[in-house]
């Protein structure tokens, strides 16, 4: 320099263009003599900026970070 891939709560991982789920974690509560297990409630997210569309995590453009390959 060229080509390809990835980016979603604190972590991991889903989601035909149509309400962003699940698990773990965290907080509060129930249970317990205490702790753990179990149960209930809550918590918090689409990498940035544009575009297309009635509607974008998803499609298009551009930028960023990381990974792989070629020279």
């Nucleotide at each position: 320099u060229c080509g390809g891939g990835a980016c979603u709560g604190g972590u991991g991982u889903a989601a035909c263009g149509g309400u962003a789920g699940c698990a773990c974690g965290a907080a509060g509560g129930a249970u317990u003599c205490u702790g753990g297990c179990u149960c209930c409630u809550u918590u918090a997210g689409u990498c940035g900026g544009g575009g297309u569309u009635c509607a974008a995590a998803u499609c298009c453009c551009u930028g960023g970070u990381c990974c792989c390959g070629a020279a």